The RNA shown here (THF (Tetrahydrofolate) riboswitch aptamer) has 112 nucleotides. It matches the Rfam family "THF (Tetrahydrofolate) riboswitch aptamer". Its family is annotated with tetrahydrofolate metabolic process in the Gene Ontology.

[in-house]
RNA sequence: GCCAGAGUAGAAGGCCCUGCGUCAAGUGCCGUGCGGACGGGGAGUUGCCGCUCGGACGAAAAACCUCCUGCAAUACGGAGCGUUUGCGGUUCGGUCUUCGCAUCCCGCUGAG
Repeated sequence: GCCAGAGUAGAAGGCCCUGCGUCAAGUGCCGUGCGGACGGGGAGUUGCCGCUCGGACGAAAAACCUCCUGCAAUACGGAGCGUUUGCGGUUCGGUCUUCGCAUCCCGCUGAG
């Protein structure tokens, strides 16, 4: 020098747990600004992530209980940081599976 290979952060999906919302926050989408991370080392994007501000779109509630007003809520009204079941491209965490350095240089392991 040639050939082959390993390894990260993390990403996606399933399941479990927990919280929040259901009086619509969150999630998802677009854009501004700032910052961060990106195999062991260096560099690093038009890719990724976080925060910020702005924009467009936009939802699934039901039953019961307690209470209030009232002559009456068995008047088709109202309240609840109450219970349960749902719902949300919902939060934190756990677990499993799959994928996995954008790219460049060097290094590492193995063979000749």
Description: Of the family's consensus pairs, 81% are formed in the model. It was read from a public genome assembly, where an Rfam model found it.